[in-house]
Context: one part of a larger RNA
RNA sequence: GAACGAACGCUGGCGGCGUGCUUAACACAUGCAAGUCGAACGCGAACGGUUUCUUCGGAAACUUAGUAGAGUGGCGCACGGGUGAGUAACGCGUAAAUAAUCUACCCUGAUGUCUGGAAUAACCAGCCGAAAGGCUGACUAAUACGGGAUAUAUGUUUAGUUGUUGGAUUAAACAUGAAAGGUGGCCUCUUCUUGAAAGCUACCGCAUUUGGAUGAGUUUGCGUACCAUUAGCUAGUUGGUGGGGUAAAGGCCUACCAAGGCAACGAUGGUUAGCGGGUCUGAGAGGAUGAUCCGUCACACUGGCACUGGAACACGGGCCAGACUCCUACGGGAGGCAGCAGUGAGGAAUAUUGCGCAAUGGGGGCAACCCCGACGCAGCGACGCCGCGUGAGUGAGGAAGGCCUUCGGGUCGUAAAGCUCUGUCAGAAGGGAAGAAGUGCGUACAGGUUAAUACCCUGUGCGUUUGACGGUACCUUCAAAGGAAGCACCGGCUAACUCCGUGCCAGCAGCCGCGGUAAUACGGAGGGUGCAAUCGUUGUUC
Repeated sequence: GAACGAACGCUGGCGGCGUGCUUAACACAUGCAAGUCGAACGCGAACGGUUUCUUCGGAAACUUAGUAGAGUGGCGCACGGGUGAGUAACGCGUAAAUAAUCUACCCUGAUGUCUGGAAUAACCAGCCGAAAGGCUGACUAAUACGGGAUAUAUGUUUAGUUGUUGGAUUAAACAUGAAAGGUGGCCUCUUCUUGAAAGCUACCGCAUUUGGAUGAGUUUGCGUACCAUUAGCUAGUUGGUGGGGUAAAGGCCUACCAAGGCAACGAUGGUUAGCGGGUCUGAGAGGAUGAUCCGUCACACUGGCACUGGAACACGGGCCAGACUCCUACGGGAGGCAGCAGUGAGGAAUAUUGCGCAAUGGGGGCAACCCCGACGCAGCGACGCCGCGUGAGUGAGGAAGGCCUUCGGGUCGUAAAGCUCUGUCAGAAGGGAAGAAGUGCGUACAGGUUAAUACCCUGUGCGUUUGACGGUACCUUCAAAGGAAGCACCGGCUAACUCCGUGCCAGCAGCCGCGGUAAUACGGAGGGUGCAAUCGUUGUUC
């Protein structure tokens, strides 16, 4: 000099963009942060309203409404969001391998015939319990769950061909294997009942499978902090064979066999630490660092375990153990903010228990739509960077006043006053965007599908509709110089000097050093210098 997620002191007008628990991975009150689908399924209210009856207490029917609601089922909850404890490691970075692998939903192609069955929740009844919750009986549905057969197809085994191991391909045998599903429309035909069934058709689904895309698993080379006052470490240890296991290679596991494997090019042990893109500094080489943003890993009260699933050994799922907190009728139960706010504690120190799904994006749904503390916004903090303002011109009797003085004067100083203007910001009033593209509905046209002018799908035009921020940005007008300057320093380094007070005292100080009666170095004043909504101090890095 530069920098900072900074802190402290004095001061403090406005705006934009960023940024804000670096400490206790300490403990957490309260609210919210993951739901959705009635076009999978069976149930199914009430308040209120109308009508009728009435012993005037009320009862019934219809409606509210197949609505609210809980339940079965599907998909999602492995994403998104947080934190940095652990980890010195194939964790990360980079370059490769997978002939050693998987990939639900999605996109795309192919194929898709049948049959039969047993339950169960909800609800109802009974019971246990303080609660959390549970038990028994009876009933019922499905795109929930089983059984059997089969096509296309796939897999395994055997045999053959081929190739770069276990790849590709042909044949046979065996195995796997579907939901008679849902919604809309049509009504020639059949039964016939305003309608329903069958049939046809469109859309959404379902099963098997090819390919794609994406994601993931596993493996390898190189690189990746410090300590040698850590020198030896290792028995599933190193390798082989057989077997098991996995989606998949492998001591991953197991039985047997061999005795290997690593290490001064630093094994083993210890200390510290998430890693990278980057960030800061520097002419560079390098050094320091890893907040925000992006990628990745690990973790979710502590330790362990599996279940479901395409994927988890799963932050707001489960089980067991532990510590802690809470409820209890003492029998027993409940919980996990390193999600967003917020509280206590710790600390030099770090924000609102805000608004909205309007945009972007995600989940569910045919869709409408619902949900989203992701996200978009607003609030607080000069925490940082940037921009703007606190007025401009004129004005000498060089006013008053302060300070200094050689008492002549000098200086603050065109500074003020006065006069003439301007109107940024703040204030008041009025106007007023962009962020909105869509989706839906209505209507018209065209195309597709179809037996069809239904329905449905696609495209186009017109109309209508959607904004948290927020009456915000911006513009105009009004009024008025009116509301807006401080901080540090002035001995040298280092820009800037005099007076008074003090008298080795009180004090200053980054270094040299000042102060013991004329202190430009202490304290005050006047003046000056430097920065400026800041200025200094402290800490840390280069």

A computed fold for a 542-nucleotide part of an RNA from an uncultured bacterium, annotated as small-subunit ribosomal RNA, 5' domain. The coordinates come from a structure-prediction model, not an experiment, and the mean pLDDT is 82.